[in-house]
Context: one part of a larger RNA
């Protein structure tokens, strides 16, 4: 390099969009670029392979054949690929009709709850642990009762439930708005899949400006534990968490399973719709789209997968190829920075 994998052994890019390229549905026609098929000339001698012959044999030498799998010229076929043009509707897309949904961005708004302030009743503890103490209180707290500022989060419904490409989304109510689905079969007419680069989105922590901070709570600072205790445990607390607009780009970003497409035994649950029967709230059977368990056949080292496959194919992309050095060094790109990306060897085993 082949090859052979990629749920857990090394290996799926976090995620979608989409270039170049790769691959591409049906039925006819041309044309011949690949395909194939004939002839024609090249393909030097030697060697090489086969069959004879000469040195006593062989080595070696000589004869004939073949073989050079290629390249040129021509003539031919037309399945297949590929091209023209012109057709089709069962992939794709569109339109009508509908009904589901925490999809997404904005602006408004409501209760409980915490804290905190100001009044009221009330007095000595309050709070915290295993068990203390720091720490709060008579300068009047803990409790409780009226009021009032602020933030941030949305109990009950809620549910292997819905949604979205992933990250992620959950009070209510309006503006905008993306997608999926179910029917219908009117319309376009292969418009398709997959995607190197590239573009974009992308928790949580971080960064920059400027807000804004009740709670929580890295650092931090006291109490306590211990041999010690730069920890767990208690009491405070700053960043930060929120907002807004930029940066940044990385997770066990997991289902540790790339996308798409078709096919292959059944049972049972839920959730969004369409159908049919029965005499109705409801049952029954079907039929499509998602989402769970069980399990056959095959698959798998086992574990388990098993129409949401890790089965049987087929397409294109990503990765893998003993552990360690090392996701380090250098280098280049990018970033305010912190870091990211890409990514070795020497030497060991």
């Nucleotide at each position: 390099c082949u090859g052979g994998g990629u749920g857990u052994a090394a290996a799926g890019g976090g995620a979608g969009c989409g270039u170049a390229g790769a691959c591409g549905g049906u039925a006819a026609u041309g044309c011949a670029a690949g395909u194939c098929u004939g002839a024609a000339g090249u393909g030097a001698a030697a060697g090489c392979c086969c069959g004879g012959g000469g040195c006593u044999c062989a080595a070696c030498c000589u004869c004939g054949g073949g073989a050079c799998u290629g390249c040129u010229u021509u003539g031919g076929a037309a399945a297949c690929u590929g091209u023209a043009a012109a057709a089709c509707u069962a992939g794709a897309g569109u339109g009508u009709c509908g009904g589901a949904g925490a999809g997404g961005u904005a602006a408004g708004u409501g209760g409980a709850a915490u804290u905190c302030c100001c009044a009221g009743u009330g007095u000595a503890g309050c709070g915290g642990u295993g068990a203390a103490a720091u720490g709060c209180g008579u300068a009047g707290a803990u409790a409780u009762u009226g009021g009032g500022a602020g933030g941030a989060a949305c109990a009950c419904c809620g549910g292997u439930g819905g949604c979205g490409a992933a990250g992620g989304c959950g009070g209510c109510u309006u503006a905008c708005u993306g997608g999926a689905c179910g029917a219908u079969a009117a319309c376009u007419g292969a418009c398709g899949u997959u995607g190197a680069g590239g573009c974009u989105c992308g928790a949580a922590g971080g960064c920059g400006u400027g807000g804004g901070g009740a709670g929580c709570a890295a650092a931090c600072a006291g109490g306590a534990u211990u041999a010690g205790a730069u920890a767990c445990c208690c009491u405070g607390g700053u960043a930060g968490u929120c907002c807004a607009c930029g940066c940044g780009g990385u997770a066990a970003a997991c289902g540790a399973u790339g996308a798409a497409u078709a096919c292959u035994a059944g049972g049972u649950g839920u959730u969004g719709g369409g159908g049919a029967g029965c005499a109705a709230a409801g049952c029954u059977c079907u039929u499509c789209g998602g989402u769970g368990c069980c399990g056959u056949c095959g698959c798998a080292a086992a574990c388990g997968c098993a129409a949401u496959a890790a089965g049987u194919a087929u397409u294109c992309c990503a990765c893998c190829u003993g552990g360690g050095g090392a996701g380090u060094a250098c280098g280049u790109u990018c970033g305010c920075a912190a870091g990211a990306a890409u990514g070795a060897a020497a030497c060991u085993c």
Overview:
Model confidence (mean pLDDT): 88 of 100. This is a predicted structure of a 349-nucleotide part of an RNA (small-subunit ribosomal RNA, central domain) from an uncultured bacterium.